Source information:
Two RNAs folded together computationally: RNase P RNA and transfer RNA, 446 nucleotides in total.

[in-house]
RNA sequence: GGAGAAGAUCAGAUGAUCGCGGGCGGAUUUUUAUCCGCCGGAGGAAAGUCCGAGCUCCACAGGGCAGGAUGGUCGCUAACGGCGACUGGGGGCAACCCUAAGGAAAGUGCCACAGAAAAUAUACCGCCCCGCAUUUGCGAGGUAAGGGUGAAAUGGCGAGGUAAGAGCUCACCGCUUUUCCGGCGACGGAAAAGGCAUGGUAAACCCCAUCCGGAGCAAGACCAAAUAGGAGAACGUUUAAGGGCGGCCCGCCUGAUGUUCUCGGGUAGCGUCGCUUGAGGCGGCAGGCAACUGCCGUCCCAGAUGAAUGAUCAUCGUUGCGCCGAGGGUAACCGAAGCGCAAAACAGAACUCGGCUUACGAUCUUCUCUCGCG
RNA sequence: GGUCCCAUCGUCUAGCGGUUAGGACGCUGGCCUCUCACGCCGGUAACCGGGGUUCGAAUCCCCGUGGGACUA
Numbered sequence: 001g002g003a004g005a006a007g008a009u010c011a012g013a014u015g016a017u018c019g020c021g022g023g024c025g026g027a028u029u030u031u032u033a034u035c036c037g038c039c040g041g042a043g044g045a046a047a048g049u050c051c052g053a054g055c056u057c058c059a060c061a062g063g064g065c066a067g068g069a070u071g072g073u074c075g076c077u078a079a080c081g082g083c084g085a086c087u088g089g090g091g092g093c094a095a096c097c098c099u100a101a102g103g104a105a106a107g108u109g110c111c112a113c114a115g116a117a118a119a120u121a122u123a124c125c126g127c128c129c130c131g132c133a134u135u136u137g138c139g140a141g142g143u144a145a146g147g148g149u150g151a152a153a154u155g156g157c158g159a160g161g162u163a164a165g166a167g168c169u170c171a172c173c174g175c176u177u178u179u180c181c182g183g184c185g186a187c188g189g190a191a192a193a194g195g196c197a198u199g200g201u202a203a204a205c206c207c208c209a210u211c212c213g214g215a216g217c218a219a220g221a222c223c224a225a226a227u228a229g230g231a232g233a234a235c236g237u238u239u240a241a242g243g244g245c246g247g248c249c250c251g252c253c254u255g256a257u258g259u260u261c262u263c264g265g266g267u268a269g270c271g272u273c274g275c276u277u278g279a280g281g282c283g284g285c286a287g288g289c290a291a292c293u294g295c296c297g298u299c300c301c302a303g304a305u306g307a308a309u310g311a312u313c314a315u316c317g318u319u320g321c322g323c324c325g326a327g328g329g330u331a332a333c334c335g336a337a338g339c340g341c342a343a344a345a346c347a348g349a350a351c352u353c354g355g356c357u358u359a360c361g362a363u364c365u366u367c368u369c370u371c372g373c374g
Numbered sequence: 375g376g377u378c379c380c381a382u383c384g385u386c387u388a389g390c391g392g393u394u395a396g397g398a399c400g401c402u403g404g405c406c407u408c409u410c411a412c413g414c415c416g417g418u419a420a421c422c423g424g425g426g427u428u429c430g431a432a433u434c435c436c437c438g439u440g441g442g443a444c445u446a
């Protein structure tokens, strides 16, 4: 110098002028208005709406079926499909990265073409033996070592053995079972036994384990006075068709009518609340490998509803390019200060949090491989 | 804002893990005809993008892009 890996930080700063919407205080004849003053006004993803929660209503969310989601282990967390650490597998020379990673000896399905045969049976070429015929052939049998097909072919490899072969026998490796040791565990290691049984596919149905009631702030609640219809509560009568509660069943709630008491309808709209103090931010200390947790201190930090958070100028900063060139070097070359020009991404809250994913500019730190020179 | 659905030739569509991705209309070359139309034969042209599962993906799964519907 080149090619990479992991992580962190920032998202230009200050001032002036003109605006936009919010809160508080004050003034005014305009009171959802106008003016004045003060305070604060987008993000790391506010995005996609992919998960998980809070909150609200439906029953304080109940039982079953159906359906959905997740899937190594241990932990973290309000919770999660998230995160951390570890285990197994895979990729990379490496730094490091990826991993939907339960079950295929419960069952069912599928495995095109090719091939003898695609999963319970079998032999196209070949090899070997026997019989007939004699050389090439025919018939009966053995075999699965070799060839051939395929993405995948019934453990691999070597030796013995055999007519040829074959876990038929043996060593090593793999696999299965059992035992022991280490680990909380996934799992790892060792020994013995079994001659091998169990092809692949579950991001095919399915089985196992765990979890899930539904809807969503357009949830939901409220709005003076006036009368009928009416609403609520208590008690009694009637036991019940219909209606409501998420797809179904159960179950639950509701009904009709009489008396008494209490309350008073609907519509609306630059309407009000919900609405921003929260699993909150920042700093320190402590525990933990870490995710995270505890304690102390401190701070209050957008709340709009056709929807504000902006524009211009100046100075400074950052980066790139050009000019100039102090200085360094034998040289190639490197290059401080200065001057000029240019650039600055992705994108914008809408009930609120925790994550994931996607988009995207710049800088810094640590690490790996490699090339050249000394 | 919220909740859902869809995407295959230029257009309308078939496909449900093994296809040369089929059909109709269109466009186009030829035949037929005196010529045009009709008709007949042929051609053209597609799986929204990326990644994964699988021997194999338009199809199954994930992420994105674009379009549409419902909802006060």
Base pairs, nucleotide, nucleotide: 001370002369003368004367005366006365007364008363009362010361012316013315014314015313016312017311018310020041022039023038024037025036026035027034028033043346047357048356050355051354052353053352054351055216056215057214058213062250063249064248065247067212068211069210070209071208072086073085074084075083076082087101088099089098090097091096102207103206107205108204109201110200111199124147125146126143127142128141130139131138132137155173156172158170159169160168174196175194176193177192178191179190180189181188182187220273221272222271223269230263231262232261233260234259235258236257237256238255242254243253244252245251280299281298282297283296284295285294286293287292318343319342320341321340322339323338327334328333375445376444377443378442379441380440381439384399385398386397387396392429400418401417402416403415404414405413422438423437424436425435426434
Notes: The prediction has a mean pLDDT of 76. Rfam match: Bacterial RNase P class A. The family's RNA type in Rfam is ribozyme.